[in-house]
RNA sequence: GUGUUAUCAAGAAAGGCAGAGGGAUUAGACCCGAUGAAGCCUUAGCAACCCUUUAUCCUGUAUAAAGAAGGUGCUACAUUCUACCAAAUGCGGAUAGAUAAUAC
Numbered sequence: 001g002u003g004u005u006a007u008c009a010a011g012a013a014a015g016g017c018a019g020a021g022g023g024a025u026u027a028g029a030c031c032c033g034a035u036g037a038a039g040c041c042u043u044a045g046c047a048a049c050c051c052u053u054u055a056u057c058c059u060g061u062a063u064a065a066a067g068a069a070g071g072u073g074c075u076a077c078a079u080u081c082u083a084c085c086a087a088a089u090g091c092g093g094a095u096a097g098a099u100a101a102u103a104c
Stems, first nucleotide, its partner, number of pairs: 001104008013043005021032003026083004044075003049071002051067006057060001079096001084093002
């Protein structure tokens, strides 16, 4: 990088360096930002995909509960909203994207 599967309206921020952008991309809208954006570092935290333990029976990489040492991820706003389909104005579906696990 490509394929498959699962999840994406919950949750969780302070400090230092830095110095003008940022909320993935295109368009529109709405926001954040010199009371300091992106990025990098430190510390802290959230969650529970991988993981650990226990229980159960249907013995399956099953289900449920608990946990957080380790590998990731995340810590403004629904993946900020809309765009295509359908509906008739929705916590719908698709596409795209993000993250994890796995295969190549």